The RNA shown here (transfer RNA) has 73 nucleotides and comes from a Planctomycetota bacterium. The coordinates come from a structure-prediction model, not an experiment, and the mean pLDDT is 80. The RNAcentral record of the sequence draws on ENA. Rfam family: tRNA. The family's RNA type in Rfam is transfer RNA. Rfam describes the family as follows. Transfer RNA (tRNA) molecules are approximately 80 nucleotides in length.

RNA sequence: GUCCCCGUAGCGCAAUGGAUAGAGCGUCAGCCUCCGGAGCUGAAGGUUGCAGGUUCGAGUCCUGCCGGGGACG
Repeated sequence: GUCCCCGUAGCGCAAUGGAUAGAGCGUCAGCCUCCGGAGCUGAAGGUUGCAGGUUCGAGUCCUGCCGGGGACG
């Protein structure tokens, strides 16, 4: 340099172009317990990497850029 894949919550991930983007782990609160853990219930937490485009509607499709990984030279 060319090509391919990936980027979504603190972390690893899901989400057929269509209702308010979800669940797990973690965090916090409550219940329980002598206390803690486990268990149960609930809550907070998101510019879907950035900027444009297509569309009635984009996390999803298209273009450019940024970052990570891989193949080739």